Small-subunit ribosomal RNA from a Planctomycetota bacterium, 1507 nucleotides, folded computationally. The RNAcentral record of the sequence draws on SILVA. Taxonomically the source falls in Planctomycetota (Bacteria, Pseudomonadati). The prediction has a mean pLDDT of 82. It matches the Rfam family "Bacterial small subunit ribosomal RNA".

RNA sequence: AGGGUUUGAUCCUGGCUCAGAAUGAACGUUGGCGGCGUGGAUUAGGCAUGCAAGUCGAGCGAGAAGUUCUUUUUUGAUUUCUUCGGAAUGAUUUAUUGAAUGGACAGCGGCGCAAGGGAGAGUAACGCGUGGAAGUUUACCUUGAGGAUCGGGAUAGCUGCGGGAAACUGCAGGUAAUACCGAAUAAUGUCCCCGGACCAAACUUUUUGGCCUCAAGAGAACUCCGCGUCCUACUAGCUUGUUGGUGGUGUAACGGACCACCAAGGCGAUGAUGGGUAGCGGGUGUGAGAGCAUGACCCGCCUCACUGGGACUGAGACACUGCCCAGACACCUACGGGUGGCUGCAGUCGAGAAUCUUCGGCAAUGGACGCAAGUCUGACCGAGCGACGCCGCGUGCGGGAUGAAGGCCUUCGGGUUGUAAACCGCUGUCAGAGGGGAGGAAAGCUUCGGCUUGACUGAACCUCAGAGGAAGCACGGGCUAAGUUCGUGCCAGCAGCCGCGGUAACACGAACCGUGCGAACGUUAUUCGGAAUCACUGGGCUUAAAGGGUGCGUAGGCGGCUUUGCAAGUGGGAUGUGAAAUCCCUCAGCUCAACUGAGGAACUGCGUUCCAAACUGCAAAGCUAGAGGGAGACAGAGGUAAGCGGAACUGAUGGUGGAGCGGUGAAAUGCGUUGAUAUCAUCAGGAACACCAGUGGCGAAGGCGGCUUACUGGGUCUCUUCUGACGCUGAGGCACGAAAGCUAGGGUAGCGAACGGGAUUAGAUACCCCGGUAGUCCUAGCCCUAAACGAUCCAGACUAGCUUUUUAGAGUAUCGACCCUCUGAGAGGCGAAGCCAACGCGUUAAGUCUGGCGCCUGGGUAGUACGAGCGCAAGCUUAAAACUCAAAGGAAUAGACGGGGACUUGCACAAGCAGUGGAUUAUGUGGUUUAAUUCGAUGAUAAACGAAGAACCUCACCAAGGUUUGACACCAAACUGAAAGCUUUUGGAAACAGAAGCCCUCUUCGGACAGUUUGGCAGGUGCUGCAUGGCCGUCGUCAGUUCGUGGUUUGAAUUGUUCCCUUAAGUGGGGUAACGAACGCAACCCUCGUUGCCAGUUACAAGUGUCUGGCGAGACUGCCCAGCCCAGAGUUUUCAAAGAAGUUUGAAAAUUGUGGGCUGGGAGGAAGGCGAGGAUGACGCCAGGUCAGCAUGGCCCUUUGACACCUUGGGCUACACACAUAAUACAAUGGCGACAACAACAGGCAGCGACGGGGUAACCCUGAGCAAAUCCUUAUAAAAGUCGCCCCAGUUCGGAUUGAAGGCUGAAACUCGCCUUCAUGAAGUUGGAAUUGCUAGUAAUCGCGGGUCAGCUAAACCGCGGUGAAUACGUUCUCAAGUCUUGUACUCACCGCCCGUCAAGUCAAGGGAGUUGGGAGCGCCCGAAGUCUGCCUUUAUGGUGGCCUAAGGUGAGCUCAAUAACAAGGACUAAGUCGUAACAAGGCACGGCUAGCGGAAGCUGGUCGUG
Repeated sequence: AGGGUUUGAUCCUGGCUCAGAAUGAACGUUGGCGGCGUGGAUUAGGCAUGCAAGUCGAGCGAGAAGUUCUUUUUUGAUUUCUUCGGAAUGAUUUAUUGAAUGGACAGCGGCGCAAGGGAGAGUAACGCGUGGAAGUUUACCUUGAGGAUCGGGAUAGCUGCGGGAAACUGCAGGUAAUACCGAAUAAUGUCCCCGGACCAAACUUUUUGGCCUCAAGAGAACUCCGCGUCCUACUAGCUUGUUGGUGGUGUAACGGACCACCAAGGCGAUGAUGGGUAGCGGGUGUGAGAGCAUGACCCGCCUCACUGGGACUGAGACACUGCCCAGACACCUACGGGUGGCUGCAGUCGAGAAUCUUCGGCAAUGGACGCAAGUCUGACCGAGCGACGCCGCGUGCGGGAUGAAGGCCUUCGGGUUGUAAACCGCUGUCAGAGGGGAGGAAAGCUUCGGCUUGACUGAACCUCAGAGGAAGCACGGGCUAAGUUCGUGCCAGCAGCCGCGGUAACACGAACCGUGCGAACGUUAUUCGGAAUCACUGGGCUUAAAGGGUGCGUAGGCGGCUUUGCAAGUGGGAUGUGAAAUCCCUCAGCUCAACUGAGGAACUGCGUUCCAAACUGCAAAGCUAGAGGGAGACAGAGGUAAGCGGAACUGAUGGUGGAGCGGUGAAAUGCGUUGAUAUCAUCAGGAACACCAGUGGCGAAGGCGGCUUACUGGGUCUCUUCUGACGCUGAGGCACGAAAGCUAGGGUAGCGAACGGGAUUAGAUACCCCGGUAGUCCUAGCCCUAAACGAUCCAGACUAGCUUUUUAGAGUAUCGACCCUCUGAGAGGCGAAGCCAACGCGUUAAGUCUGGCGCCUGGGUAGUACGAGCGCAAGCUUAAAACUCAAAGGAAUAGACGGGGACUUGCACAAGCAGUGGAUUAUGUGGUUUAAUUCGAUGAUAAACGAAGAACCUCACCAAGGUUUGACACCAAACUGAAAGCUUUUGGAAACAGAAGCCCUCUUCGGACAGUUUGGCAGGUGCUGCAUGGCCGUCGUCAGUUCGUGGUUUGAAUUGUUCCCUUAAGUGGGGUAACGAACGCAACCCUCGUUGCCAGUUACAAGUGUCUGGCGAGACUGCCCAGCCCAGAGUUUUCAAAGAAGUUUGAAAAUUGUGGGCUGGGAGGAAGGCGAGGAUGACGCCAGGUCAGCAUGGCCCUUUGACACCUUGGGCUACACACAUAAUACAAUGGCGACAACAACAGGCAGCGACGGGGUAACCCUGAGCAAAUCCUUAUAAAAGUCGCCCCAGUUCGGAUUGAAGGCUGAAACUCGCCUUCAUGAAGUUGGAAUUGCUAGUAAUCGCGGGUCAGCUAAACCGCGGUGAAUACGUUCUCAAGUCUUGUACUCACCGCCCGUCAAGUCAAGGGAGUUGGGAGCGCCCGAAGUCUGCCUUUAUGGUGGCCUAAGGUGAGCUCAAUAACAAGGACUAAGUCGUAACAAGGCACGGCUAGCGGAAGCUGGUCGUG
């Protein structure tokens, strides 16, 4: 920082899409460690269980358990004494009296519970942010000043008696206080009428501490104000305590906060009211910034606490874990009644794509209470879970080539994976194991010695072991870094966009390889960016989307020159504030980093104050250049009304006249002998105004056209007389506004939607014709739209010109009018600069600027639906979305095409000759048939084509039989030297299979050859000509097709190659931003015609004349004459200009010669205007033809018998039919018979075959000569010629078909050959529509030869000669081609594109009788708790009322959503149906508005535009 995607290509417009960063994320695959963070975003849905707010005995009464002492009592170890009876001692044990200690549970009292913690439902608001302001209250804390005297009565706990299941509660008795009350004291306090009046306290004590009043402070709370704070006008009016006042109530305090009375105000396009959405900020994400999006974690504020209402207590609440009431929900219950509120920490269910442990500790920090010890603290500190995020570390390091094996690819050589591995050496981070213990701890208590405190974490350091435990994910067609093979075959699938997949997929799936990132990697969702794609920075509006149809004008915005003042905007300085955290910079602490700490900067803002006065503003005073008025002229289809006029038309009457008229491409309907059309005269009527008339005029636009009059609007010029900024634009608003249409009343000649008829047509609801109603006209009133266009808003300023025209004035000129010059105001053309994507615009800007308004933001849906306003209606204005596509579009370029134009050519037409199409036959094709009728070729460019020759073979097809390393090739191995081969034989149709016999190769001994078996492999006329080579057809022997350099264009492209003349020709010449060149044209090559030379065998009787072969020559783009055209040069004359002159220059006319081109003629000559013919085929087009001529990639078939190979037979030869190409005819220019002339090419040894003989003949026998200028075919060429017959007929024409008898080839003529003879004797009497060839030795006609080949279906094909014409005025038309130009919505290129109905399927949205649910209000009813308050009273914790009011009920509407029979439109979909509306003059030019009509596109009328 950009890229992809509209096109054949280009530039532009314009949307879609990608690359980046980010997240409280989720999902998929994978997953080693640690640090720091972070984690219910959805149902403010419901919650089991535990914990989350207590503390103080130094306020009070009472005081359990326990302990000590004591009284009495009990047990009685041990020891001593003993009279052995006992006595003493008494550890220990039981109960008990009193006292002390102790302090549990509960209570009174104080403080706290209003903090901390959670959430974002509500709220569009003084809620928040920022900056200000006047007040008010304030517990604990700090400072200061003062004070604390004397009394009193209760009450809980407790005891006794009750009620109740419980929760709880009643009565009686009695008791304490720092609880409560009274009195006293009383100011710097409060009130005040300024005289005065009123108000407090509490004690405990060893210290300390606590209490009351006042003042001040700190911090906190309440209130008000300026400014800022989302979308919607398809919400435009809202408001009755509403706005203000007076007086009260109430509050800590102001206030309609509340009440009574009075007034009628208040808010609003600078958006009130309503609706939707939403906690706000510091900040966060992104971005270059401006912005845009967002408000998790942390901090500040607000609000909420099951839902709604309410107050109490208190310094503070209308109170998360307080109270009362109502409601929903849940739980307990003995059915009477009660209890509860996790949006605290954990946890659970539900919903969801989705979010953690019912952990430890008060050790630290902080909080509540306490004098303190201390107690409490799910705040907090820690741990746990989750790759959710950020950061760090590791998964080893060095060496190691036979470049191992394996994998993949391969051109089979190799390459790659890859130093990668193995292997060798080394290290020990992290994790693991064992020790270790700094630090997180500061304090507290104390007898001053010291003692005590870690939930959790754990640094440094020491030791151990071993490379051992630790790599994946996505991608590889382009964008975008990275490719090969196989599989699949529009299938399966991929895809962010373009798009990929239909047999060779770098795009699907897999493998290998590669690329990127890495404990992660991808995907999805969302935000910003790219997007200058809402444009403030920073876009546009002629044609791409976009200027309102036009004017007037309100609000608003903007506004000329000079001076003075003010200081609101503006600029500068200072100052206050802008919380902290965050971001940035520097430094520092964790081993680094993330993270954290400190300092600085910044926070672009707001306030206060001082200064300045250029600009804007405000105030004042002036000015005249803007604007307007005045005077004098002028042009005009400007408007309204009235009157008048002529031409034309139609009708009526009358006359003339007599058969048609009219209409069309051609007709018909229609009119006409009841007299039309035509013509004359008169009359009537309505509408429109020829010529003038003009890119002329006027008007704001729509629009305005005969003449005259009246009324009237605007404009221009001159004078420079007046006012003195009075101006510009203009949202809403008002007015005007073509045609069509509507209402009412008139009018109606012509024209003419609808409609009727006639034509055309497949149809013709059209185009054409005959009629014709609304309408068109007038009056009055609506409608309000157009391609209402210059597709170009209005006003002002500036920026080269040339030219035309309208109008006004001035100058000059003139007798006058013109002409000419200048100054204004209009209307046009061409053009500098500049602009534009280009086309183009260009002083009438689309140039350069200013002010204001309107409008645009991809195409379709759609100017549609809904809503609203207007309208009599038609309808108009305003104006979406769902869904769908990746384009839609503008300008220009190259082609192609046109039922567009111009020019040119061609046996293209025309002029001619002969045919085809009709008959019979042959051949080919289609179709049909068949076991098979093998395959290919199918308009031109297939069809006597592949096939220059299918009886077998060919052969690919069919039936049957057989073979499997094979009929054929190469290699290797093993074996053999007969298993092969030959003869005989069996089966058989043969192939083949079996049997018997014969037969043992050559050799330099290395081997060769042959055979069998095995393994590699052979083979395929199997598929793909749309994988290919080669070759060919066609446009077309048409004249075209390109390149280099230079020039033009932003570019595709263009120029050259266009233009003029000319040619067969892009052939040549001239001109020319082109100059040259290439492939084509021509020429070079061959043949024929003429001639020279050389050689002449086998030609010729001979000679070299004929003849044969070879090598040359000649000819033309040359020569001469005339005419026309073009080019440039010279000479002469006249005129003009310059110059002193000589002279020079220019223009015109005349003339001379030269060069070039064309036309006509001439000479020479065999040949004359390219002499004739052939070969030769540009760039390319048709995915033209051929895989079956050959070659060839890929695929397919071939180990159990083939799609290969062999064999026999059949088929390719079928036959209701259709087409193509030929042969022969239909006869007398002929047929038949007889006689009898004249060729050329070509072929020949498994051959041509003479002479002779036989046969009617085909042919047979014999066989000379010839490998050829010698011999043969070959001879009689035929037509032509001479003589004779035939006499116009289905014939002496014609020969098909059939019968009989023969001949030939060949193993073999049945399917299925040819020939001969005799006999038979069909159709056919010149061919419909249509159509073919040919321009001279040509057409036509006549015969001859050859190839293929055993033979032949050849009448085909390829050649040869003989005889030998007619016609061409010309380019209008048909076909084809070329060049230029024009239009285009075509580019697969007109066999193109494309529109609408109908039919089928899918989808979304709108309407819809209704149905259901939600929301916010309104009216009425009822009315809990509670504050306030009235009354009663036994004065109490009393009774009974009132106002307000939550919830509830009810009623009429509003609004939002869901759903719905049905009907209508839209979008999309594979090849459905009907037409062909548009794109070319699209075959009727198209389109806008409007009206009618029609299956549909659409048609027609009116008016407008040119796109």